[in-house]
Predicted 3D model of a 118-nucleotide RNA (SAM riboswitch aptamer (S box leader)) from a Chitinophagaceae bacterium.
RNA sequence: CACUUAUCAAGAAAGGCAGAGGGAAAUUGGCCCGAUGAAGCCUUGGCAACCCAUACAGUUCACUCAAUUGUAUGAAGGUGCCAACUCCGACCGCGCAAUAUGCGCGGGAAGAUAAGUC
Numbered sequence: 001c002a003c004u005u006a007u008c009a010a011g012a013a014a015g016g017c018a019g020a021g022g023g024a025a026a027u028u029g030g031c032c033c034g035a036u037g038a039a040g041c042c043u044u045g046g047c048a049a050c051c052c053a054u055a056c057a058g059u060u061c062a063c064u065c066a067a068u069u070g071u072a073u074g075a076a077g078g079u080g081c082c083a084a085c086u087c088c089g090a091c092c093g094c095g096c097a098a099u100a101u102g103c104g105c106g107g108g109a110a111g112a113u114a115a116g117u118c
Base pairs, nucleotide, nucleotide: 002117003116004115005114006113007112008111013044014043015042016041017040021033022032023031027090028089029088030087045082046081047080049079050078051077052074053073054072055071056070057069058068059067060066086110091107092106093105094104095103096102
C1' cells in the first nucleotide's frame, strides 16, 4: 500500500518559533477560518474513538476452561484527536415543491481513525 471490521451529530487549551495560507483522496460548486497570525515544528495541558482493566447480562461448548457480543464504570500506557456534522453538496431512491431548480429523509461511494490479517 491492500483487505476485513467498527466508529465518525458529542468532547477537548495555552505558550514559543515561524510568516501566508488553510478547512482529511482528486476535481468542482459553495461557505467559513487566517497579520487580533494560516500551514508546519516544539513544550506543557486536555479529550476519550480503538487497543486496556473491572462488573453485569447473553451466545457457543457435554462440563471445567475458553472464545465471543452488548451495556456500564474507570484509566490515560500505545496510536489518535483538541473551529464549524467528515463544514455543506456534487451518486442513487422516496417525498414536498412546481419549471427555477430548491428543501427534507434514507442509502451508497469516498475519506479519517483504530484493531486485525497479508
NCBI's taxonomy places the organism under Bacteria, Pseudomonadati, Chitinophagia, Chitinophagales, Chitinophagaceae. Its mean pLDDT, the model's own confidence on a scale to 100, is 78.